[in-house]
Molecule: small-subunit ribosomal RNA
Organism: metagenome
């Protein structure tokens, strides 16, 4: 601190994902120890059983039970006879225990729990002059004297129980008067203070208490703890008020009758509508009332860099609750968790009549759920209650259980150990890894086992002895102090320390495409199956699944939740709104923000300084303690709010002034600015009437329409509506919508000058109001064109469209709705700054001008082009998308959706506000390279056209489809497959098919045996393969062998023309012989890339040339090579023969020559080089001389970078996969030659430019030849056959060149054309011509008379035409490559169709127009709206009933304490009445849930249907 996904690559917007920490966690594999921590987050769901609040005998009287003295009395014994002892019983007193029950004093603390509460509930900083406080502390005065009963208990009784009644005894620190009295209450007056209700003094009147009470010594009063009674303070602990702070929704906008406020009176500790009765009619609310929903608050806790987001387990504070709702008693304190009493629900018990309960204490159980423990031990320690104290009690607490829940810490061993073992894996077979890992060898003993040993926490407190103080009249007794002694551990024999003992008992989980550290193999084969995102699997998966290896963590590792970051992705710090979401259609304005220049006051904001406080804990920083650390402990540290001193510049407030904002006067200017009235001409159409006749009128061409009942056309006159042509201008106005004939009234607003006047009067503006184009609505008018629906008539595969004929709403008027638009500059408003140029429109000034007009400055508009700077880029640039400031609107990833629901507004149409499920990984902006285009520009090609000649039609040959077949082997499929592969299938070939055989094989290495073969040559069986036979018998030697060779045998292995050309190499075809494709370095951009390469010119060319931010280069192009044409040289056989001889019927035949032809070789030429125009003084083109050739001379080879997953695993090579008595191998036959048809490709013709026939009377080039070419010569009509010179070859032979030439016949006919097919006889080759060759001969004489629609070659020595050769090849050519000979036509010229090339230009395409992509329909899932209803929840209203209870009224019953002259009387109770009331009925309404036959759109899915909306001009922008 990032990264990963939108793209063919970019740069930005934007979501989505990922890496980090945490958790009261769960879950999945896994598990040695130990310390510290945490452990119902869900049903505030219901509990069995035991526990959690008692305690004091020093506060009382009983019961029981025991003990001790003491007295009597009996009985007995001894005897000094009234004494001693025993025993019982009795009373008395004294003490211990145990019960229960009066009293007190505690149960209002402590421990659970977050259901309720949006709240003075909580948090902070205060107030109480409006208030209480029990125990505790300091203090000040006290503590006299009386009285009457109850409980317990007896006895009787009622009930099933729970729990009573009735008489009768008693007791107190219970309970009730008396009496003392003020600094206490309360009135009143003075006096002082205080902002104030008030406070303090002091005086006077009234009013008000107690327990003579326990224990200890003492014994004469008394002392001393502890209790009590009044007070006064003071600590603690509440109460109640107040400022600020505290979650969402406005699709919750109006609430409120005790409700705001007075007066009184009541109540309270205490203020106060807390109550009440009159009286006023107030209070809150856009600064968010009030409703709904959530939800304790806070310290703090996660996270973040902060700021901020979350979050409120344990710990600590506060608050609220105790089954659910209500009530009050009691107390200092509660409206009371383990108290009461009423209602409810539930649940138990029960004798049916009644009664009991309330774990959100601690264990625990049961449900619930993903999911959270032991019904443990001790009161030793801290802490509370009671007690004078021992001391009891205490699931508070302190410990122990369980649980990897979390955090920290140890451990599973160290060292050495290469034969780099064995085994795995895995290979290029050589290794390589696991790996110094193990084994082996020395060690050590943390943890573990065993055994000894053994802590700290223990301080108190109390008892006992001693001493000292005080205390007393003097002692005591108690009390404080010191010392001594004695006693207390649940944990636990624990933690520690020491000893023995073995490396022995102790390691896994997750990962391994990329984010993200870390690879292979093998199985799987778009299957199974992973994924957080991209995304992986459709036979070679680093991505499923398994091994092996890595990497990461480690007694833990993984997953799922959520929170927080990353996310500057709600932006205060720290975003944006021209096109990416987003400027509101426009004004006007009220609140509300925001606000000129000087001066001065006061100090609210500012800013500074001291104070309080901000609990503790927790966080930081420090030091310490547990061996470390988790842990713990000590110190130190606070951004908040209060109080109070200063300061005064900015802002705010307040006086006082100024004038530049902003406004009025004054004088001028423009203007479709706006409302009303009127008035004008041109056009259209209609009537009428005239002239005139057959069309008119529409269109890509038509056709409906209209016209002989007279259209169209023209003249002429009316009629009537609508809208104003030139002028006209990116020109004027207006807030914006929007305004255009011309006059007239009324009107609103802008500008210029002046600078006289007020004096900040401004800007912006949430709701609010007001105006808003079209369309569309109501009511009344009007209606000429024009024209949504509609009709007709085309076009089309259909056409509910586009074109055309006709047409109604509407379009115009008046009035009143709608309230929207791409209401656009897609750019809110107002204000200051910030370079320039040009143009216009409406003033003003200055300077020049005889006019016309020129120049300059300013001001308001309006447009251009442009600098800085801004922008993701385009782009905006003083009219800002620059630099500030003020305000308002508005955005947060697509879809669903501007859609439902709800509310407002509208007659309606609809419109304003406006979600949420579900769904995707995107979706959109700019700009960039390509590619397309029914875009444009521009060039080129036999691309078109202007030619010749074909194909398509017959016939026949061949390839291909299909088809058949046992088998028709396979491949090639637009061009760029189809006389291709196949330069030649009768067998072979041969890959197919049928049959018979063979299995280490037909072929290769390699091992073992046995044989000398083997080759040949003969011989028996078979279709043959094959099998038996016979003849044939190797070389070397050291004699063991050994080489070769054949048979045979085992096993490695061999063979596949078996699959993929979508794994491959090679190799080829096709844009295209088209002119193009890149580089470097520089420049330019933010990048993608651009520039170079584009512009002007030229060229067959990116071929030059100019210019140019581009210079240079590469691979193409062009030349460099070959053949061709010309010419010199040079040599001269087997070519030639000029001139010389020489010979022949006759020929270079000879001798010669080297002249020529010509062959080999060497050079020469041809550059636009001269000339002349043309251009740009260029490139270059255009003509011309010259020249065998002229502007690359012709031709060939040559084929950039790249496309098509083009062709080819069957030319070869090859990875993988199959097969291995078979998909190998071999042999015989057959097949590839098949034939209803249908393509392509070529012969051959259709005839007279032709056929035949004769004469051969003629002329080539190039080539082949030895298992060959085959000459003469003979035979045969004729293919052929005999023959066997010559010749490896400029020498011989193939070999006759044919078109032509010239003579004659045929006379436009299915012919004397054409030559298919069929018959017969023949030839060759060759083991074999039947499936299935070729070739002669006669004979036979078929279609076909010039080829539809369509296509195809070719621009000159070309096309057409004529022959010849040549590979292959035993034989087989209309095919193919190849040669000459004869030899043409036409090209105006680039519109058009087709390919190509360059610039441009639009794109939603990049798989790239064979793209992309809309919407209905069908099916199927999925979420959700609407729905007669239906079922429920929560508040609220209104009325009826109405429990307990507190208050108030009564109180004829009832009555102990107090008065009393005894008669009563005060007081108090019961009960009965009234108000309030929880709960219950009833009732009608709103809100809200969930459900519902059907029904609405959405969304998603597989290669469904039907069109073809949109994206190029998307074929009608």
């Nucleotide at each position: 601190a990032g990264a990963g996904u939108u793209u063919g690559a970019u740069c930005a917007u934007g979501g989505c994902u990922c890496a980090g920490g945490a958790c009261g966690a769960a879950c999945g594999c896994u598990g040695g120890c130990g310390g510290c921590g945490u452990g119902c987050c869900u049903a505030a769901u219901a509990c069995a059983u035991g526990c959690a609040a008692g305690u004091g005998g020093g506060a009382c009287g009983c019961a029981a039970g025991g003990a001790a003295a003491c007295a009597c009395a009996c009985u007995g014994u001894g005897c000094u006879u009234g004494c001693a002892c025993a025993c019982c019983g009795u009373g008395u007193u004294u003490u211990c225990u145990u019960g229960a029950g009066u009293c007190g004093c505690g149960a209002a603390c402590g421990g659970g729990u977050g259901a309720g509460u949006a709240a003075c509930g909580c948090g902070u900083a205060g107030g109480u002059a409006a208030c209480c406080u029990g125990c505790c502390u300091a203090u000040u005065a006290g503590c006299g004297g009386g009285g009457g009963a109850u409980a317990a208990c007896u006895a009787u009784u009622g009930g099933a129980a729970a729990c009573g009644a009735u008489a009768g005894c008693u007791a107190a620190u219970a309970c009730c008067g008396c009496a003392u009295a003020a600094u206490a209450u309360u009135a009143a007056u003075u006096a002082u203070u205080g902002c104030a209700u008030g406070a303090u003094a002091a005086u006077u009147g009234a009013u008000u208490g107690a327990a003579a009470g326990a224990u200890g010594c003492a014994a004469g009063c008394g002392c001393a703890u502890c209790a009590c009674u009044a007070g006064u303070a003071g600590a603690u602990g509440g109460a109640c008020c107040u400022g600020c702070g505290u979650u969402g929704u406005a699709u919750u906008a109006g609430c409120u009758a005790g409700u705001u406020g007075g007066u009184a009176a009541g109540g309270u500790a205490a203020g106060a509508g807390c109550u009440u009765a009159c009286c006023a009619a107030g209070g809150c609310g856009a600064c968010g009332a009030u409703a709904c929903a959530u939800a304790g608050c806070c310290g703090a806790c996660c996270u973040g860099a902060g700021a901020g987001g979350g979050u409120g387990a344990u710990c600590g504070g506060c608050c609220a609750c105790a089954c659910u709702g209500g009530g009050a008693c009691u107390g200092a304190g509660a409206c009371a968790c383990g108290g009461c009493c009423c209602a409810g629900a539930c649940u138990c018990c029960u004798a049916c009549g009644g009664g009991a309960g309330g774990c959100a204490g601690c264990a625990g159980u049961a449900g619930g759920g993903a999911a959270u423990c032991u019904u443990c031990g001790g009161c030793a320690a801290u802490g509370g209650a009671c007690g004078a104290a021992a001391g009891u009690c205490u699931g508070a607490c302190c410990g122990a259980g369980c649980a990897a829940c979390g955090c920290c810490g140890c451990g599973u061993g160290a060292g050495u150990g290469a034969a780099g073992a064995a085994g795995g894996u895995u290979u290029u077979c050589g290794g390589a890894u696991c790996g110094u890992a193990a084994a082996g060898c020395u060690c050590u003993g943390u943890u573990g086992u065993a055994a000894g040993u053994c802590a700290a926490g223990a301080a108190c407190g109390u008892g006992u002895g001693u001493g000292a103080g005080a205390g007393u009249g003097g002692a005591a007794a108690g009390u404080u102090c010191a010392c001594a002694c004695a006693g207390u551990g649940a944990c636990g024999g624990u933690a520690g320390c020491u000893u023995a003992c073995c490396a022995g008992a102790a390691a896994g989980g997750g990962a391994c495409g990329g984010c993200u550290a870390a690879c292979u193999a093998c199985g799987u084969g778009c299957c199974a199956g992973c994924a957080g995102c991209c995304g992986c699997g459709g036979u070679a998966a680093u991505a499923c699944g398994u091994a092996g290896g890595u990497c990461c963590c480690g007694a833990g590792c993984g997953u799922u939740g959520u929170c927080c970051g990353g996310a500057u992705u709600u932006a205060u710090u720290g975003g944006g709104c021209g096109u990416a979401a987003a400027g509101g259609g426009a004004g006007c304005g009220c609140a509300g923000g925001c606000g000129g220049u000087c001066a001065g006051g006061a100090a609210a904001g500012u800013c500074u300084g001291g104070a309080g406080u901000a609990a503790a804990a927790g966080g930081c920083u420090a030091u310490g303690g547990c061996u470390c650390a988790a842990c713990c402990a000590u110190a130190g540290u606070g951004u908040g709010c209060u109080c109070u001193g200063g300061a005064a510049a900015c802002u705010g407030u307040c006086u006082g002034a100024c004038u530049u904002g902003a406004g009025u006067g004054c004088a001028g200017a423009a203007g479709g600015g706006g409302a009303g009235a009127g008035u004008g001409g041109a056009a259209u159409u209609c009537c009428a009437u005239g002239u005139g006749u057959a069309g008119c009128g529409g269109u890509g061409a038509a056709a409906u329409g209209c016209g002989u009942a007279g259209a169209u056309a023209u003249a002429u006159g009316g009629a009537g509506g609508a809208a104003c042509a030139c002028c006209a201008g990116u020109g004027g106005c207006g807030a914006a919508a929007g305004c255009g004939g011309c006059u007239c009234u009324c009107u609103g607003g802008u500008c210029u000058g002046u600078c006289a006047c007020u004096g900040a009067c401004g800007c912006u503006g949430a709701g609010g109001c007001u105006c808003g184009a079209a369309a569309g609505c109501g009511u009344g008018g009007g209606u000429a064109g024009c024209g949504a629906a509609c009709a007709g008539g085309a076009u089309u595969a259909g056409a509910u469209a586009c074109c055309c004929u006709g047409g109604u709403a509407g379009u115009c008027c008046a009035c009143g709705c709608c309230g929207u638009a791409a209401a656009c500059g897609a750019u809110g408003a107002g204000u200051g700054c910030u370079a320039g140029g040009u143009g216009u429109u409406a003033g003003g000034c200055c300077c020049u001008u005889u006019c016309c007009g020129g120049g300059g400055c300013u001001u308001a508009g309006u447009g251009c082009c442009g600098g800085a700077g801004c922008u993701a880029a385009c782009g905006c640039a003083a009219u800002a998308a620059g630099c500030g400031c003020u305000c308002c609107g508005c955005c947060u990833g697509g879809g669903g959706a501007g859609u439902a629901c709800g509310a407002c507004c509208g007659c309606a149409a609809g419109g304003u506000u406006g979600a949420a499920a579900c769904u995707c990984a995107a979706a959109g902006g700019a700009a960039u390279u390509g590619a397309c285009g029914g875009g444009g520009g521009c060039c080129c090609g036999c691309a078109c056209a202007a030619g010749c000649g074909g194909u398509g039609g017959a016939g026949c040959a061949u390839g291909u489809g299909g088809u058949u077949u046992a088998a028709u082997u396979c491949g090639a499929a637009g061009c760029a497959a189809c006389g291709c592969g196949a330069a030649g299938a009768a067998c072979c070939u041969u890959a197919c098919c049928a049959g018979g055989u063979c299995u280490u094989g037909a072929c290769a290495u390699c091992c073992c045996g046995a044989u000398g073969c083997u080759a040949u040559u003969c011989u028996u069986a078979g279709a043959g393969a094959u099998a038996g036979g016979a003849a044939g018998u190797u070389a070397c030697u050291u004699c063991g062998g050994u080489a070769c060779a054949u048979c045979g045998g085992a096993g490695a292995c061999a063979g596949g023309u078996g699959g993929u050309g979508c794994a491959u190499g090679g190799u080829u075809g096709u844009c295209g012989u088209c002119a193009g494709c890149u580089c470097g370095u520089g420049u330019c951009g933010u990048g993608a890339g651009a520039u170079g390469u584009u512009g002007g010119g030229u060229u067959a060319a990116g071929u030059c040339c100019c210019g140019c931010a581009a210079c240079g280069a590469g691979c193409g192009c062009a030349a460099c090579c070959c053949c061709u044409a010309u010419c010199u040289u040079a040599u001269g056989u087997u070519a030639c023969c000029a001139g010389c001889a020489c010979g022949u019927u006759a020929u270079g035949g000879u001798g010669g020559g080297g002249a020529c032809u010509c062959a080999u070789g060497a050079g020469a030429g041809a550059c636009c080089g001269c000339c002349g125009c043309g251009g740009a003084c260029a490139a270059c083109g255009c003509g011309g001389a010259g020249g065998a050739a002229g502007g690359u001379g012709g031709g060939g080879a040559u084929g950039a970078c790249g496309u098509c997953a083009a062709g080819u695993c069957a030319u070869c090579a090859u990875g993988c996969c199959c097969c291995u008595u078979a998909u190998g191998a071999c042999c015989u036959g057959g097949g590839c030659u098949a034939c209803a048809c249908a393509c392509g490709u070529a012969c051959u013709a259709c005839a007279a430019u032709g056929g035949g026939u004769g004469u051969c009377a003629a002329c080539a080039a190039a080539g082949a030849g030895a298992a060959g070419c085959g000459a003469a010569a003979c035979c045969g009509c004729g293919a052929g056959g005999u023959g066997g010179a010559g010749c490896g070859a400029a020498c011989c032979u193939c070999a006759a060149a044919a078109a032509c030439a010239c003579a004659c016949c045929c006379c436009c006919a299915g012919u004397u054309c054409a030559g298919a097919u069929u018959g017969c006889a023949g030839g060759c080759u060759g083991c074999a011509g039947c499936c299935c060759g070729c070739c002669u001969g006669c004979a036979u004489g078929a279609a076909g008379u010039a080829g539809g629609a369509a296509u195809c070659g070719c621009u000159a020595g070309u096309a057409a035409u004529c022959g010849c050769g040549g590979g292959u090849c035993a034989g087989c050519a209309u095919a193919c490559c190849g040669c000459g000979g004869u030899g043409a036509a036409u090209a105006c010229g680039u519109u058009c169709c087709c390919g190509g090339g360059c610039c441009u230009u639009g794109u939603u395409c990049a798989c790239a127009c064979c793209g992309c992509c809309c919407g209905u329909c069908a099916c199927a899932c999925u979420a959700u709206g609407a729905g007669a209803g239906u079922c429920g929840g929560a508040a609220a209203c209104a009325c009826c009933c109405g429990a307990a209870g507190c208050c108030g009224g009564u109180g004829a019953g009832g009555u102990a304490a107090c008065c009393g002259c005894a008669a009563g009387g005060a007081g108090c109770c019961a009960g009965c009445c009234g108000u309030c009331g929880a709960g219950g009925g009833u009732g009608g309404a709103g809100c809200u849930g969930a459900u519902g036959a059907u029904u609405g759109g959405a969304g998603u899915g597989a290669a469904g249907u039907c069109g073809u909306a949109a994206c190029a001009a998307g074929g009608u922008a």